[in-house]
RNA sequence: CCGUCGAACGGGCAAACCCGCGCGAAAGCCGGGGGCGCAAAGCCACGGGUCUACCGCCCCACCGGGGCCAGGACGGCCGGGCUGCCGAA
Numbered sequence: 001c002c003g004u005c006g007a008a009c010g011g012g013c014a015a016a017c018c019c020g021c022g023c024g025a026a027a028g029c030c031g032g033g034g035g036c037g038c039a040a041a042g043c044c045a046c047g048g049g050u051c052u053a054c055c056g057c058c059c060c061a062c063c064g065g066g067g068c069c070a071g072g073a074c075g076g077c078c079g080g081g082c083u084g085c086c087g088a089a
Stems, first nucleotide, its partner, number of pairs: 006086001012038002017033004022029002036076001042082003046079003049074003056068005
């Protein structure tokens, strides 16, 4: 110095929930609060999976209701790719 590993140090991120004349059809996202947890819970939708269904298609007893459907969403569901702080055994 590099890799593996993950004690310590300094820190980092931020679940549920609450707030918002916030964005969105929704899933969900953003901002603030709040910490369940996380050694990549940093970044990326390539593969799998899950969630939502505006539009579209089909059906019905038709002011509407039901079914199907990602190109939408989830990286804190898994795999994979890229990058990274610290330095004990």